[in-house]
RNA sequence: GGAGUUGGACAGGUCAUCGUCGCGGCCCACAAGGGCCGGGGAGGAAAGUCCGGGCUCCGCAGGGCAGAACGCUGGAUAACGUCCAGGUGGGGUGACCCAUGGACAGGGCCACAGAAAGCAAACCGCCAGCACACCGUGCUGGUAAGGGUGAAACGGUGGGGUAAGAGCCCACCAGCCGCCGUGGUGACACGGCGGGCUAGGUAACCCCCGUUCGGAGCAAGACCAAAUAGGGAAGCGUUUGAGGUCGGCCCGACUGAUGCUUCCGGGUAGGUUGCUGGAGGCCAUGGGCAACCAUGGCCCUAGAGGAAUGAUGACCGCCCCGUAAGGGGAGACAGAACCCGGCUUACCGUCCGACUCCCAUC
RNA sequence: GGGGAUGUAGCUCAGUUGGGAGAGCGGCGCGUUCGCAACGCGUAGGUCGUGAGUUCAAGUCUCAUCAUCUCCACCA
Numbered sequence: 001g002g003a004g005u006u007g008g009a010c011a012g013g014u015c016a017u018c019g020u021c022g023c024g025g026c027c028c029a030c031a032a033g034g035g036c037c038g039g040g041g042a043g044g045a046a047a048g049u050c051c052g053g054g055c056u057c058c059g060c061a062g063g064g065c066a067g068a069a070c071g072c073u074g075g076a077u078a079a080c081g082u083c084c085a086g087g088u089g090g091g092g093u094g095a096c097c098c099a100u101g102g103a104c105a106g107g108g109c110c111a112c113a114g115a116a117a118g119c120a121a122a123c124c125g126c127c128a129g130c131a132c133a134c135c136g137u138g139c140u141g142g143u144a145a146g147g148g149u150g151a152a153a154c155g156g157u158g159g160g161g162u163a164a165g166a167g168c169c170c171a172c173c174a175g176c177c178g179c180c181g182u183g184g185u186g187a188c189a190c191g192g193c194g195g196g197c198u199a200g201g202u203a204a205c206c207c208c209c210g211u212u213c214g215g216a217g218c219a220a221g222a223c224c225a226a227a228u229a230g231g232g233a234a235g236c237g238u239u240u241g242a243g244g245u246c247g248g249c250c251c252g253a254c255u256g257a258u259g260c261u262u263c264c265g266g267g268u269a270g271g272u273u274g275c276u277g278g279a280g281g282c283c284a285u286g287g288g289c290a291a292c293c294a295u296g297g298c299c300c301u302a303g304a305g306g307a308a309u310g311a312u313g314a315c316c317g318c319c320c321c322g323u324a325a326g327g328g329g330a331g332a333c334a335g336a337a338c339c340c341g342g343c344u345u346a347c348c349g350u351c352c353g354a355c356u357c358c359c360a361u362c
Numbered sequence: 363g364g365g366g367a368u369g370u371a372g373c374u375c376a377g378u379u380g381g382g383a384g385a386g387c388g389g390c391g392c393g394u395u396c397g398c399a400a401c402g403c404g405u406a407g408g409u410c411g412u413g414a415g416u417u418c419a420a421g422u423c424u425c426a427u428c429a430u431c432u433c434c435a436c437c438a
Stems, first nucleotide, its partner, number of pairs: 001358010012316007020041002023038006043333001047344002050342005055217004062251004067213005072086005087100005101208002106206002108202003123147002125143008155173006174198001176195008221273004231264006243255003266437003280299008318329004363434007372387004381418001389405005411427005
């Protein structure tokens, strides 16, 4: 200098004018309302609503079946499908990236092609026997070394062996199962002995094993106020128990009677609360490889009605052209609604850290 | 704000142990008719909303994303 890998930060700034939504104070007004001053007003994803929790209510939710989610190991955490560290396999020269329980518990499936697709299989070929017959044809049998099909064809190489062949036998290698030893918390790794010679794929098909899961959601829930016809129809039920808690079912428990469900109608579309200070942020110290944790100090002001959070100008900043003066340009994705931790997706650009490979020079 | 469903030809929809992409209507051509309709025969038309993944193989299974539709206030 070139080509990359990975992690993080920012998402323009200041001032002026006009405007907008809350809050606090003061003033005017009988009231409705108005004026002045002060201070505040979107994000890294506020998004998708895909996971997990807090919070609230339903009897603080018991048992079983069914169902759902997750899945190598250890740790972090309020919890997680998230994060950190590691194991194994694969890709890459490398930094690094991707995948992740079980297919000897059982069942299902593997189209087409192909002889045969799962306790294998004889189309061609090879070999033997027999017959016809004359150098081939047919029949019977053996054979998985060779050809061909397929995504996938039942260890690989070499030697022996054989009629031809074959783990049929042997050596080495790969791989499987069992036992033992060493290291590691563990996944696992390394080594030794023995066995049988070989074991296909699919569990984002059923399933097995392990772990977790009660339901609903701020339109939850609480309080106040206003208004109406406290209406009509159908069905079920009143201790032989409808319905509700309760959600797919059963049991059990509690509750339960001018009651419950559905439909047609009627009324209100008001206020307060929940409502933002929290598993919060920053810095320092200590522990830990890290995620993270502990202690101490400092800081904090969106909270609405679905609707507000803006516009213009100047200067600075960014990019491009130009030696300069100067000229031109860009500003993305998107916008809170009970609150957090994550994941995923969208995004003009700018900056920083760590690392790898190649080339050149010293 | 929260919950649920759907997306396949121009329109309406089928498509299940994952292997052929289909039906009806509509379009186009030919026949029939003096001409039109109806009818008969033939034919074209598909990124299965989009993108990844699992698998030998995906409309179908998994994940992400986009679009559309729908339900949910309180009182008696």

Predicted 3D model of RNase P RNA and transfer RNA as a complex of 438 nucleotides. Model confidence (mean pLDDT): 77 of 100. It holds a member of the Rfam family "Bacterial RNase P class A". Rfam links the family to the GO terms tRNA processing, ribonuclease P activity and dimeric ribonuclease P complex.